[in-house]
């Protein structure tokens, strides 16, 4: 340099174009003599810029990074 796959809480994982949800973590609180374990409440996330749409994580184009192939 070409061509395929991928970027969503701090970590994994979902979302027919229509309130971004669940697990794990963190914080508080309950329980308990102390922790664990378990309840319960909180928190926080769609790579980036443009576009299409009444509405874009999702479609589209540029570009950034990652993985896997050619040369």
């Nucleotide at each position: 340099u070409c061509c395929g796959g991928g970027g969503u809480c701090g970590u994994c994982u979902a979302a027919c174009g229509g309130u971004a949800g669940g697990a794990u973590g963190a914080u508080g609180g309950a329980c308990u003599c102390u922790g664990a374990a378990u309840c319960c409440a909180u928190u926080g996330a769609u790579c980036u810029u443009g576009g299409u749409u009444c509405g874009a994580a999702u479609c589209c184009a540029a570009g950034c990074c990652c993985c896997g192939g050619a040369g």

This is a predicted structure of a 71-nucleotide RNA (transfer RNA) from a Candidatus Sungiibacteriota bacterium. NCBI's taxonomy places the organism under Bacteria, Bacteria candidate phyla, Candidatus Sungiibacteriota. The sequence is in RNAcentral, with records from ENA. Rfam family: tRNA. From the family's description: Transfer RNA (tRNA) molecules are approximately 80 nucleotides in length. It is annotated as a transfer RNA.